[in-house]
Molecule: FMN riboswitch aptamer (RFN element)
Parts: sequence; structure tokens; C1' cells
RNA sequence: UGUAAUCUUCAGGGCGAGGUGCAAUUCCUCACCGGUGGUAUAGCCCACGAGCCUUAAAAAAGGUUGAUUUGGUGUGGGAUGAUUAUUGAUAAUGAAAAACGAUUUUACCUCUUUUCAGGUGUUUUCUACUUAUCAAAAGUCAGCCCGAUUCCAAAGCCGACGGUAAAGUCCGGAUGGAAGAAGAGUGCA
Repeated sequence: UGUAAUCUUCAGGGCGAGGUGCAAUUCCUCACCGGUGGUAUAGCCCACGAGCCUUAAAAAAGGUUGAUUUGGUGUGGGAUGAUUAUUGAUAAUGAAAAACGAUUUUACCUCUUUUCAGGUGUUUUCUACUUAUCAAAAGUCAGCCCGAUUCCAAAGCCGACGGUAAAGUCCGGAUGGAAGAAGAGUGCA
């Protein structure tokens, strides 16, 4: 660090004002709220939890389960073009400058009895270097395309069951359950 089981803790917000009425935090006008994981930051994209229904003695299984568009930006991605450190291939040069480079031929000189050796030239080929062309190419630049239902702007929409004047916001099931979050020690790798 990963993984397995165990344990602990935590894990949902919101009616304020006015109107009608005998009566409404339930109707009407405005107001207010947004669980968890994923993904560019999400109530309305994907998934999950909760709720509800059916079967069942239970465990559990199955079903059901709301709501978004328009414009903009562009983390990021794509291809194209330009440029280019660098790399490779080909060609030229291989020298005054960028090699006291390697190699081949050969002349002369020095040394030496000779060979060997050294020096100065000559010459062949190759390479480095340099130049040109072509190719590849990290990077840089340019405009173009895609790119957030999450960002920005605007306008919308949604919200279990029981109770009660008809409820996302009140009371209740619920001091419940839970997606999951954090932590603890243990085993294994």
C1' cells in the first nucleotide's frame, strides 16, 4: 500500500409574510429546502439509499420509485498547419577556418651494417565535422473542431406513506433503518 472479516463513531434540510375561510405552516400569492457514490464541482446525467406495494411465519425475494432546458465559458481531448532542440537516411565537402582522426600507395631526408624506427611530402578509402535534401519527432505557436444537462447567466421543474381543511417544509412510524463517510486493532499478500 492492497485485500478480507470484525468492531466503534457519524450519517437530511426547509413555512417567514399576506389572502380566503368556522377551521389550512395542508388551499391561493410570494418564501424556503436539497441524502450517498460516480463523473469537470449535479435535487432534476448514471447508479444507490430511504419510502411505498406484493409474496412470506420469519429470513428473504420480487415489483415500484419524482423532476431540465436555452445560451456562454473551456479543465481537457482531437486532427491540421507553421517552427524546431534532437535522431535517422541520402548526397556533397572533407579544407584557410570546423581532425596535430583512421587507413592505403609512394618519393625524399635522418638514424642504422641492414631491418626496424622517426620526420617532411604524395596518394587511396572511410569517418568525424560542416552544408543541402528527405523522413521521424518531444516541445512551442496558430487558427479550427469536439468537449460540463455539474461551472457562469437565464428561465423552468420535482419531492414516499399515515394523520389533519388537501402538506417537499407540521405531527407520526423514527431514541428506527440506511446508501455511505471516518477511525481502530487483527489476518493475509